[in-house]
Context: one part of a larger RNA
RNA sequence: GCCUCGUUAAGGAACUCGACCAAUUGGCUCCGUAACUUCGGGAGAAGGAGUGCCCUUGUUAAGUGAUUCACCUCGCGUGAUGAGCUGAGAAGGGUUGCAGUGAAAAGGCGGUAGCGACUGUUUAAUAAAAACACAGGUCUCUGCUAAGUCGUAAGACGACGUAUAGGGACUGACGCCUGCCCGGUGCUGGAAGGUUAAGGGGAUUUGUCAUGCCGGUUUUUAUCGGCAGAAGCUUUGAACCGAAGCCCCAGUAAACGGCGGCCGUAACUAUAACGGUCCUAAGGUAGCGAAAUUCCUUGUCGGGUAAGUUCCGACCUGCACGAAUGGCGUAACGACUUCCGCAUUGUCUCAACGAGGCCCUCA
Numbered sequence: 001g002c003c004u005c006g007u008u009a010a011g012g013a014a015c016u017c018g019a020c021c022a023a024u025u026g027g028c029u030c031c032g033u034a035a036c037u038u039c040g041g042g043a044g045a046a047g048g049a050g051u052g053c054c055c056u057u058g059u060u061a062a063g064u065g066a067u068u069c070a071c072c073u074c075g076c077g078u079g080a081u082g083a084g085c086u087g088a089g090a091a092g093g094g095u096u097g098c099a100g101u102g103a104a105a106a107g108g109c110g111g112u113a114g115c116g117a118c119u120g121u122u123u124a125a126u127a128a129a130a131a132c133a134c135a136g137g138u139c140u141c142u143g144c145u146a147a148g149u150c151g152u153a154a155g156a157c158g159a160c161g162u163a164u165a166g167g168g169a170c171u172g173a174c175g176c177c178u179g180c181c182c183g184g185u186g187c188u189g190g191a192a193g194g195u196u197a198a199g200g201g202g203a204u205u206u207g208u209c210a211u212g213c214c215g216g217u218u219u220u221u222a223u224c225g226g227c228a229g230a231a232g233c234u235u236u237g238a239a240c241c242g243a244a245g246c247c248c249c250a251g252u253a254a255a256c257g258g259c260g261g262c263c264g265u266a267a268c269u270a271u272a273a274c275g276g277u278c279c280u281a282a283g284g285u286a287g288c289g290a291a292a293u294u295c296c297u298u299g300u301c302g303g304g305u306a307a308g309u310u311c312c313g314a315c316c317u318g319c320a321c322g323a324a325u326g327g328c329g330u331a332a333c334g335a336c337u338u339c340c341g342c343a344u345u346g347u348c349u350c351a352a353c354g355a356g357g358c359c360c361u362c363a
Stems, first nucleotide, its partner, number of pairs: 001358008010349002014347001019344001027051005036041001038173001052095006062086003068080004072075001096100001108342004113337002115334002120132002136171007148157003174329004179259003184256002186252005193247003199241002207233002211228007260278005287321001288318001299315005
């Protein structure tokens, strides 16, 4: 000097991001116990008192049940008696130590707010949470050879189930509720018209060519060049017919999503119930609001403090809340997060001493 412990004057969170750590509390019995509440809780709320040993009540209450007796349905029966043994708890009195759950083991408590209803689950080895799940709610698909899923298939799960069932998606107890928009995207339905594939259809067209005609060379036969060109084969393929889809027409938002601007106006001023105008599919309703969301911002006012960028209550000017990507409340619950208080303490002012171990050193 370090590690692990123990004790500490006065103060008592002044430490610190934060009471992290440590300390306080602690068992049992009795008394007593608030707001709020889903009437179950909250609650061990909080806050108090007692606790050892001896004597007496006391042959205590209670338990066990020997022995003996009676009765009868004669049994492992019923009833009475009550020896011996075991034996709490309480009251009264006494006694003792600094201290009696004498060591050990054994909740610190209260208030406010946020989030999540809850018990649960999770990142094996940096995150346990407000994340996931959840019961409950809603939408949607599925009539059974179900939908959906795995597999090339056979086949299997779903399910030896049958719409009070099964799959998918979102939300997330409970209470009060869940507004407007179907223009875009998606989904569902519709089938009149437009567009439209393969295919059908073959108008038109290409090449080849029997043959015919013209011209050249050659005495004829023959040969060369050019033009036209039937049938067949071949090339091109127009009109027309032709499904779903798309265009189109409706519905649908607890489907994906969206939910305005400018100007003026009241007999002080200010503000604007009111009016005008532009745009839109419709212009944000209830509730909440500087919020886990507020940039400006330490907004402004109130409370708490001597002093408060945090906290609580309001205001509303919501940069950029808002209704199952749910809105707002909410008892209970939480190794969650924020703020405050009581108790308690070496966390600190500010350090000291002691015990054990270790490092260094000859020590």
Annotation:
Predicted 3D model of a 363-nucleotide part of an RNA (large-subunit ribosomal RNA, domain IV) from a bioreactor metagenome. Its Rfam family is "Bacterial large subunit ribosomal RNA". The full RNA is in RNAcentral, with records from SILVA.